[in-house]
Order: sequence, then structure tokens, then C1' cells
RNA sequence: CAAGCUGGCCGGGUGAUCGCGGCCUCGGUUCGCCGAGGCUGAGGAAAGUCCGCACUCCCCAGAGCGUGGUGCCGGCUAACGGCCGGGCGGGGCAACUCGACGGCAAGUGCAACAGAGAAGUGCAUUGCCGGAAGGGGCGACUCUUUCGGCGAGGGUGAAACGGUGGUGUAAGAGACCACCGGCGGCGGCAGCAAUGUCGCCGGCCAGGCAAACCCCACCAGGAGCAAGGCCAAGCAGGGCGAAAGGCGCGGCCGUUGGGUCCGCCUACGGAGUGGCUCGUGCCGUCUGACGUCCGGGUAGGCUGCGUGAGGUUGCCGGUAACGGCAAUCCCAGAUAGAUGAUCGCCGGCGCUGUGCGGUUCGCCGCGCGGCGUCACAGAAUGCGGCUUAUAGGCCGGCUUGCCAU
Repeated sequence: CAAGCUGGCCGGGUGAUCGCGGCCUCGGUUCGCCGAGGCUGAGGAAAGUCCGCACUCCCCAGAGCGUGGUGCCGGCUAACGGCCGGGCGGGGCAACUCGACGGCAAGUGCAACAGAGAAGUGCAUUGCCGGAAGGGGCGACUCUUUCGGCGAGGGUGAAACGGUGGUGUAAGAGACCACCGGCGGCGGCAGCAAUGUCGCCGGCCAGGCAAACCCCACCAGGAGCAAGGCCAAGCAGGGCGAAAGGCGCGGCCGUUGGGUCCGCCUACGGAGUGGCUCGUGCCGUCUGACGUCCGGGUAGGCUGCGUGAGGUUGCCGGUAACGGCAAUCCCAGAUAGAUGAUCGCCGGCGCUGUGCGGUUCGCCGCGCGGCGUCACAGAAUGCGGCUUAUAGGCCGGCUUGCCAU
């Protein structure tokens, strides 16, 4: 210098004017608010809502079954499907990176297409070998048919039942032998462990799929801040009081009240008497506008809701994730949802004009201008993660290659 790997960070600045949310102070107020001043006001993802918690309400004897999730080992953490470190496997020359990575020699099941045959001690298509019969050839040999033996060669496939060499055989074959690979068992060593490594033994080999059922281990009640709590208009309900009133209801008193009513009595005149009815008075009761109180509770308001698994700095422990200690800081709380807009200057980036310089003639650098642009996005109970989006830029560490000294 080039190519690459990896970790961390920033993500416009500033001034003026106008405007918005929250809190505090002061003043005014018709108690609804208004004005002035001060302080403060989005993120690295506030997003997706995919995990895990806190918090709240409901449910809940214990155990089991079922269902769902997680799944190498160790550690961290409030917890996690997260993070850190390690192991194994895949990729890369490497830095590094990716992996649902327990168990298919527990059981059951599955395997497209191609292929003769796909797991059943499976397959005779192309082939190899032997016997018999027949034909051809002087012969070596060869052809056809048939009977039998072969899993070694060719071919298909993601996968064909270990590999190489030899012994053996008519031809062959773990049939046998040596080595290698792989598997199982036992043991030694290293490691907390996953695992690695070494040795001995075994049988000659046991294929793949568990994001197939399943087995094993561990974890898991349900719903969610529209959780939940408090206050509480209006309407409806209940208790109490209650004016005027009601062709209300019941009782009592007075009959010296009224009646075209009914009976008794009669000297027949209606006197008397009983009832009915009406009115009036009093008492009780029902209803009752309204008032008042009570319980639940809608609209609405307050709360939950901002001191927290909190931030920053330093030191210490740890490879690290992380933890401990000390100092210091207080850092949005809206509720249809505030955190913005315009202009100037500066800065970054892209395009472009021009001047100068360099050039490997592709362009590059510097100065002065012009135009455009500055992403993704945006709190709504909070926290820890993961994932996804993100113009442009900065810093650190490492790898490989080339050149120069």
C1' cells in the first nucleotide's frame, strides 16, 4: 500500500424569531384558567412484540397424567430461547466465522426420482466362473441353450452393507490374514466437565432421518397497566321526611246536616227508628313533586407512573460475561398524545463550474464558488435480551499478500 476479519463509538453544530408538553415560584382570577420568570423535554434502535422478568388481579391440598418449551460442557444473571469462556463439527490460506450440537447397537415408522436391488442377513441388469448339450474353427478359442456358483469389476442414486494389500478359489467373497478407518467394552493420563489422548480386548462393520412419533433430563398456573386501586356527575334503585292534592282505602265522632233511596212501625199525618248514600271534621294508612341519606357504579377525574435489577467516574476481583466497594448525579411523563418550523452562519456527503499542481492519461489532490442533501425512526407501566431498519462518518485490534529500508 492492497484485500479482508473483528470490537467500540458518533449519527449534525450554533444563533435569531415563532410555537408546544411537564414541574417550580410570583401575580391576577369570573376558580374554568390566564400572564411573567426559571428549570427541563426521545432512541440506538423508543420499532417488531419474538423470548425472559418485575408489578397487579384471579385461581391454587399433595402427587400423577397430558400439553408446550429448552437441549454439548462450565460459568454469569432476578430470569431467559440471552451473554461469556471452552469442547466438537462445517467453512476460510489466515484473522475469524456458522451450528435446535442429548438419545436411532430402547421401540415404532419413513426414504421422492433414478436404479436389478433402499435396510429384509437386500440385488444377477451389465458381468465373472464351472458342468452338460449343440454349432463353428486345423488349432488357440468362440457362439447358442440350459443347470449351478459368485457381490469382485461396470452402471443408478443423497445413500448400494468398510478401505488398501495379500492368502485363497473354477471364479469370488472378512472366507481368512496384516495395516488403516470406524464401533463397543475396560483401563491409564490431562481436564470441574464437555472432551482429548494412549493402551488392551472384542466381533469383522452395526447406514441415514428424532425442526418423524418417541425416550431421557430440566423448566412452565391464567390474564395483563384497557392489570389493579381511589373519588365520582347524570340516569335507574333503596331508606327517611313531606306541601298542595287524590270521584284513594280504613276507622271514629256528630247527627240539632242533606237525599226524589230501602225497610220496620203506625193513630196513615208522616212523627219515630234502623240502614244506605253524600258532604264535613278528626285519626291512621297508601301515593306523592321535592329534599336528604345509602349501596353499587357509567361518563369523567386522580392514582398505578418515574429513586430504579438506575446513570457516570474511579479502584478492586475475574481470561471474559459479570460482580464488589467508594464518590457523585436525578435524567421526559404526554393521554389522541408535547419534544417542532423558518431563516442565517459553520460542518459532513453527492453532483458540478473554475484556477493551480500532479498523472500510470483512467483520473487524483488543493483553493474559490453554485446546486442538492444530512439517514432509520420516534416514548405511552418499567426493566434485561434477541431480531430487524439505519445517509454518512470516526477510533482501536488482528490476518494475508506485495513493495521499500
A computed fold for a 405-nucleotide RNA from Promineifilum breve (SeqCode), annotated as Bacterial RNase P class A. Rfam family: Bacterial RNase P class A. By type it is a ribozyme. From the family's description: Ribonuclease P (RNase P) is a ubiquitous endoribonuclease, found in archaea, bacteria and eukarya as well as chloroplasts and mitochondria. The organism belongs to Promineifilum (SeqCode), within Bacteria. The model forms 91% of the base pairs in the Rfam consensus. The prediction has a mean pLDDT of 78.